[in-house]
RNA sequence: GCGCCGGUAGUCUAGCCUGGUAGGACGUCGGCCCCCCAAGCCGACGGCCCGGGUUCGAAUCCCGGCCGGCGCA
Numbered sequence: 001g002c003g004c005c006g007g008u009a010g011u012c013u014a015g016c017c018u019g020g021u022a023g024g025a026c027g028u029c030g031g032c033c034c035c036c037c038a039a040g041c042c043g044a045c046g047g048c049c050c051g052g053g054u055u056c057g058a059a060u061c062c063c064g065g066c067c068g069g070c071g072c073a
Stems, first nucleotide, its partner, number of pairs: 001072007010026004020056001027045006049065005
């Protein structure tokens, strides 16, 4: 330098192909329960790597960039 794969919450991850309310687990906080703690149950908090384009509408499609991994040279 070229190619391929990946980047979603504090952590891990689904969704992306086929555009239409971003879901789950852990975590944190609050509540219920309990003599207390843990466990369990309920609720809340918090997210699409960056810029641009297409579109009524973009995490999703297109272009560029950044970061990480693998391969080739």
RNAcentral holds the sequence, with entries from ENA.
Predicted 3D model of a 73-nucleotide RNA (transfer RNA) from a Methanobacteriota archaeon.
Its Rfam family is "tRNA". Its family is annotated with triplet codon-amino acid adaptor activity in the Gene Ontology.